[in-house]
Order: sequence, then C1' cells, then structure tokens
RNA sequence: GCCGCCGUAGUUCAAGGGACAGAACAAGGGACUCCUAAGCCCUAGAUACAGGUUCGAUUCCUGUCGGUGGCG
Repeated sequence: GCCGCCGUAGUUCAAGGGACAGAACAAGGGACUCCUAAGCCCUAGAUACAGGUUCGAUUCCUGUCGGUGGCG
C1' cells in the first nucleotide's frame, strides 16, 4: 500500500428496515437483618463520527477514525 471482518450501557453480548434499542453481570437506592452478605423490589446508563437512501436506519450505501486478521 491492497483486501476482509468488527465498533451498541462500566463489562460480556442481543436486536439484520418498523412500537420505548433489550438481557446478564457491575453501579445507586429501598425493604429485610442486631450488622454484613446472599436472595427480593426499584432506578440510572449505550448505537465510533459525518453524509446519503427510505415514510421510517443499530440494520442498507459512501467516506473518515479506531481495533483485528490476511496479502505484498
């Protein structure tokens, strides 16, 4: 330099055009308990960035950035 794959919550992963983007763990709060832990109830938290297509984009297209792999 060329090609492929990936980028979603603090972490690990879902959602592959349509309702409010969900789950587990983690975090905060509550209740319980003599206290703590476990278990129970509740809460907050995310689509890498920009543009395009579409009535509608996490999803499709283009570019950029980052990661990873292959070729030279």